The RNA shown here (SAM riboswitch aptamer (S box leader)) has 129 nucleotides and comes from Salipaludibacillus aurantiacus.
Its mean pLDDT, the model's own confidence on a scale to 100, is 80.
């Protein structure tokens, strides 16, 4: 760098340092000298590793071992610590409003808005090349 899998509605400082930027990108909308990013400390969290219990399946002559699921303990490796991954970007469905055409109730098309579902992108973890 790239691929796969899982997760992304919870949670987390009115500290120090630092000085103007930040929220990945687009369009929005926000945060910021009542001080941004970064760094330090603090905190949150169970993805991996560790550890204890329960259940199921399999292996085995017993002892026992393996796998899966689940409930705890625990911060060693990462991670996170404004706003749902802040919203959105592509597609579909039905709904509402407006406009246009056809007008006989109607039907069709377009635009906008919000909703739901799926996808894309991104982030993190674990594994692979």
């Nucleotide at each position: 760098u790239u691929c796969u899998u899982a997760u992304c509605a919870u949670g987390a400082g009115a500290g120090g340092u630092g000085g103007a930027g930040g929220g990945a990108c687009u369009g929005g909308c926000c945060c910021g000298a009542c001080g941004a990013a970064g760094c330090c400390c603090g905190g949150c969290a169970a993805c991996c590793a560790g550890u204890g219990g329960a259940a199921a399946a399999g292996a085995g002559a017993u002892a026992u071992c393996u796998u899966u699921u689940u409930c705890g303990c625990a911060a060693g490796g990462u991670g996170c610590u404004a706003a749902u991954u802040c919203c959105u970007g592509c597609a579909a469905a039905g709904c509402a409003u407006u406009c246009a055409a056809u007008u006989a109730u109607u039907u069709u098309g377009a635009a906008u808005g919000a909703u739901u579902u799926g996808g894309g992108a991104g982030a993190u973890a674990a594994g692979g090349c």